[in-house]
Context: one part of a larger RNA
Molecule: small-subunit ribosomal RNA, central domain
Organism: uncultured Chytridiomycota
RNA sequence: UUGCAAUAAAAACGCGCGUAGUUGAAUUUGGGGUCUGUUUGUUCGGUUCAAUGAAUUUUGAUACUGACAAAUCGACUCUUACUUUCUGCCAAUUUCGUCUGCGCUUCACCGCGUGGGCGAAAGAGUCAGAACUUUUACUUUGAGAAAAUUAGAGUGUUUAAAGCAGGCAAUCGCUUGAAUACAUUAGCAUGGAAUGAUGGAAUAGGACUUUGGUUCUGUUUUGUUGGCUUCUAGGACCGAGGUAAUGAUUAAUAGGGACAGUUGGGGGCAUUAGUAUUCCGGAGUCAGAGGUGAAAUUCUUGGAUUUCCGGAAGACUAACUGCUGCGAAAGCAUUUGCCAAGGAUGUUUUCAUUAACCAAGCACGAAAGUCAGGGGAUCAAAAAUGAUUAGAUACCGUUGUAGUCUUGACCAUAAACUAUGCCGACUCGGGAUCGAAGCGAUGUGUUUUUAGCACGCUCCGGCACCGUAUGAGAUAUCAAAGUUUUUGGGUUUUGGGGGGAGUACGAUUGCAAGGUUGAAACUU
Repeated sequence: UUGCAAUAAAAACGCGCGUAGUUGAAUUUGGGGUCUGUUUGUUCGGUUCAAUGAAUUUUGAUACUGACAAAUCGACUCUUACUUUCUGCCAAUUUCGUCUGCGCUUCACCGCGUGGGCGAAAGAGUCAGAACUUUUACUUUGAGAAAAUUAGAGUGUUUAAAGCAGGCAAUCGCUUGAAUACAUUAGCAUGGAAUGAUGGAAUAGGACUUUGGUUCUGUUUUGUUGGCUUCUAGGACCGAGGUAAUGAUUAAUAGGGACAGUUGGGGGCAUUAGUAUUCCGGAGUCAGAGGUGAAAUUCUUGGAUUUCCGGAAGACUAACUGCUGCGAAAGCAUUUGCCAAGGAUGUUUUCAUUAACCAAGCACGAAAGUCAGGGGAUCAAAAAUGAUUAGAUACCGUUGUAGUCUUGACCAUAAACUAUGCCGACUCGGGAUCGAAGCGAUGUGUUUUUAGCACGCUCCGGCACCGUAUGAGAUAUCAAAGUUUUUGGGUUUUGGGGGGAGUACGAUUGCAAGGUUGAAACUU
C1' cells in the first nucleotide's frame, strides 16, 4: 500500500492565482495461406492383450500409430508492411555445367534413376571485423545473491524442544544421507513488445539513388632506394539531377482564442436624487415637555415640547425586495455618464493537448483595531449620572469620548457556515424561476408588416425547491453525504480519547494589539 475518517462525534486552508510535484482524450500491424512439432478431443481404422465364441463376431483395455477437428508454439510466404547493411574464413545444403561407375533405355553420350570427382553460382549455420542503430520503464527466464534463522523433506534424540544424524551386520565390514523452497531494491544476461513515457521530415539543413567538384588521409603493386603526379580505397563538405502515393492523424458532449446579440443590486471614477435625523434662522401658540413597568436625572415664560416656512451638515439608500440577480470569496441596491472586466448562450470560426489539482510563493480578504490627514449629523465601547436591587461596577432612562464616514498606509482574523475542498463520469421523477438560443398558433404592439412584450414546447447554463429511495448513513438526514468489505477516476489539505493548550519555548511577521508555526511534563 491492499484498507480509515473529515455536514453535526477529531478533522476541508476565508478565497483565488500559482512553481516544484502527482495525474492526464482518442489514433499508427492488422488480415490470410502453407508446413512442422506439441497437447486435447472425436469418430473411424490398424497392431497387441483379455474375455466372448460357429464366424477377423462382439465388448473392453493399454501402449504405439493413421485420418479428421480444435487450441497453441515455431518457420516460410502473400497482401504498400525488413528480419540492420557490408567485408572475410570455414561449412551443411541447393541449382547449373563437366568428367565418370552401375542399372534400364535409345538409331544416337539420347533420356531416366542411383553413386563418385572437379568447377561456377546461390548460400544467415557458426565465428571475426567494419559501418550504424531512438532511448527507456515494465514483465519472463537464468546466473548470482555467506551461513545460522524461517518454511519444508528424511531420520523413534524413549517422546518433544532439538540434533544432523543414521541403517544393516554383529568376525571384517557394507551402505544411505546431511534435500528443497523463499531470499523482493540495485546491478548482469535473456525472451516479449501489450501498457506508460520519449524521439523523428515543415524555412526540409529530410530519405534513397546517380553524377560532378573541393578537401583530407595514404595501405598494396609497378626489381631496389628517394621524389612527384595519377589511378584506386576510405573520411568530410558543396553543387546538379532522378526516385517516391514524397513528408503536417483526429478535431475530445477536454481546454484556450476570435466573433455576434445579450445579461447582471459585479468593479472603479465622476455626477445626481430622496426622505429622515440633528442643528440654525424667521413666524405662530402657551405650560408644560421628555422618558418609564412606575419614576427620576434632563429641557422649559430668557417660550421648552409642538405647528409652518427656509437653510446647513454629515450619514443612509425605505416601500419595489423575492427561498430573485451578480461576484473567487469578503461582499454588492437612488439617477446618469465614462472606463476597463466577467458569465452563460449562439457559431458548418480558429489553435491543436495547450489540461486538472496544487508544497513554496503571490493577490484579495467583513467587523473590530492601529498610524497620519479630512469630516464629525446619527448611533455609541470607555466614562458620568437617574433608577432598579440585598448589592447592580448590568439589563431600563439621560448625557457622552474614541469609534462609526472618507483619503492614504497597516493588520489578516470571524459560527470568514452550505459548519460539506476542486476537476471529471454515471445513477430517479416533478413543477416553478433567472439568462441566452431555436420553433410555434394566438393576443398586445397608434394603423398593416417588423422589433419588443405576453403565452406554449424544446434545449444549454444558473440560484434554489418538492416528492421519493432497489442507494447511503450512528441517526438527524442526504440526488449527494449515492455509484465503498462487490473496498483503486484524478488531485490537494486536515484528524487520531478528554484536559493541559492553540498555552510555553523557539522561529517568523506586525508600529502595536496580535497573527502564523506549535510542543511537553502532568492529569484523567